[in-house]
Context: one part of a larger RNA
RNA sequence: GGAUGAACGCUGGCGGCGUGCUUAACACAUGCAAGUCGAACGAAGCAACCAUGAAGCCUAGCGAUUGGUUGACUGAGUGGCGGACGGGUGAGUAACGCGUGGGUAACCUGCCUCAUACAGGGGGACAACAGUUUGAAAUGACUGCUAAUACCGCAUAACCCGCUAGGGCCGCAUGGCCCGGACGGAAAAGGAGCAAUCCGGUAUGAGAUGGACCCGCGUCUGAUUAGCUGGUUGGUGGGGUAACGGCCUACCAAGGCAACGAUCAGUAGCCGAACUGAGAGGUUGACCGGCCACAUUGGGACUGAGACACGGCCCAAACUCCUACGGGAGGCAGCAGUGGGGAAUAUUGCACAAUGGGGGAAACCCUGAUGCAGCGACGCCGCGUGAGUGAAGAAGUAUUUCGGUAUGUAAAGCUCUAUCAGCAGGGAAGAAAAUGACGGUACCUGACUAAGAAGCCCCGGCUAACUACGUGCCAGCAGCCGCGGUAAUACGUAGGGGGCAAGCGUUAUCC
Repeated sequence: GGAUGAACGCUGGCGGCGUGCUUAACACAUGCAAGUCGAACGAAGCAACCAUGAAGCCUAGCGAUUGGUUGACUGAGUGGCGGACGGGUGAGUAACGCGUGGGUAACCUGCCUCAUACAGGGGGACAACAGUUUGAAAUGACUGCUAAUACCGCAUAACCCGCUAGGGCCGCAUGGCCCGGACGGAAAAGGAGCAAUCCGGUAUGAGAUGGACCCGCGUCUGAUUAGCUGGUUGGUGGGGUAACGGCCUACCAAGGCAACGAUCAGUAGCCGAACUGAGAGGUUGACCGGCCACAUUGGGACUGAGACACGGCCCAAACUCCUACGGGAGGCAGCAGUGGGGAAUAUUGCACAAUGGGGGAAACCCUGAUGCAGCGACGCCGCGUGAGUGAAGAAGUAUUUCGGUAUGUAAAGCUCUAUCAGCAGGGAAGAAAAUGACGGUACCUGACUAAGAAGCCCCGGCUAACUACGUGCCAGCAGCCGCGGUAAUACGUAGGGGGCAAGCGUUAUCC
């Protein structure tokens, strides 16, 4: 000198764009953050309409009940898809975690795209519901009824799977691909519409996308850590997985790693990048993007194409809450917000209008993702706080050798201008036919008044900028040298001056 997610002191006019718990991965009141589909299904309620029409009547009609139809109606239940994305955090991790380059002849992939073929015929349940019942509640238990794109057999069956004769081609070791015969095995679902048709279903192959695993190289400090290791290293059989593998298991062998630093200990998420520097390098990993890990702590599986699952389940632990003491409920490292910790970090805001995501045929619904607004000079950038003229060098103030000198064209005065702010009028783009939270915002125009808008640090040398008074090794200053003991340009105040400027200094950290 540059830089910062900064903080502190003094000061503070406006706008744009960014950015804002670095500490306690501490505990959390409250609200919201993941739903959706009635065009999969049965029932219930509600409303409208049509029919029915008891008792009764002021005979125009009103009307209990029952049945049917319809619905941009309602909320439970079965069922489907989505809750594995999006959002948060960096505790753990020195590791194939990450980066980079390869491999899979050892793998999977819902929705989507393409292609081929198919959808025949049956069955039994369980919710809802009704009844009984348990409990304070959370939640259950029993009996009975019922539907489906829920569940289960049967048929059909290929280029699918298993086992197995035969043949061909190829390679990179295990092997891969193609042709082909026998045997055995596994499918399906319907809905809307008058219809056309559309949306779905099953099987197989291919693609795309997303993932999984393996390997080479790279990836902090300590030897005042020198030996470490028993599923340990390898093999065989078996199991398991989408798949290879001590991944697991039985048996067999005795191996494996290490001074090219094993093991142990400490520290740490990694990278694209960011800061600095002429570069080489050094430091950092906030925001934005990619990957990983985690979701009160530890463990476990279930469902599913995908999880060992932040707002799912089970168990254990700590904590908090409810309780009729028998038992239950909870998880903000989502968005706001609260307490606490701290030098320190924001609103319990608006909207789904846009961009995207989930569901749906659609209308649409949901979306604290996101778009916006609010707060903070936290940062960067831009603008303003006036411009010209003006010597009686006014007054005041400071100083003085008392003559003056400085403040100083500075002010006043005169002539102008209107950026910002304020007032009034108009008023967008962002939206493709409709739909705008932002927002009467940005922007434009008009009138109006120099009005509403300057501070901070420094002045001994380094280092730009000096005098007076006070103080008297005191009070104090200080980055280093140092200053202060009676004329201190170094302390304090004033005048003057220098620097930067809506900031200026200080502190901390990095280069």